The RNA shown here (transfer RNA) has 73 nucleotides and comes from Belliella aquatica.
[in-house]
RNA sequence: GGUCCGUUCGUCUAGGGGUUAGGACGUAUCCCUUUCACGGAUAAAACACGGGUUCGAUUCCCGUACGGACUAC
Numbered sequence: 001g002g003u004c005c006g007u008u009c010g011u012c013u014a015g016g017g018g019u020u021a022g023g024a025c026g027u028a029u030c031c032c033u034u035u036c037a038c039g040g041a042u043a044a045a046a047c048a049c050g051g052g053u054u055c056g057a058u059u060c061c062c063g064u065a066c067g068g069a070c071u072a073c
Stems, first nucleotide, its partner, number of pairs: 001071007010025004018055001027043005048064005
């Protein structure tokens, strides 16, 4: 350099055209407890970036960035 794959809350992960974007851990508040821990309730928190297709894109297509696999010199 070429081909292919991936990028979603702080972390891990599900969802691949119309979702309130879900779950686990973590975090915050409240309850429980003399206190802490455990347990319970609630809350905040995410679609890498730019275009295109579409009535509608996190999802499909193209490009860019980053990461990875294979391959060539």

Model confidence (mean pLDDT): 81 of 100. The sequence is in RNAcentral, with records from ENA. Taxonomically the source falls in Belliella (Bacteria, Cytophagia, Cytophagales, Cyclobacteriaceae). The same sequence occurs in records of 3 taxa. Rfam family: tRNA. Rfam classes the family as a transfer RNA.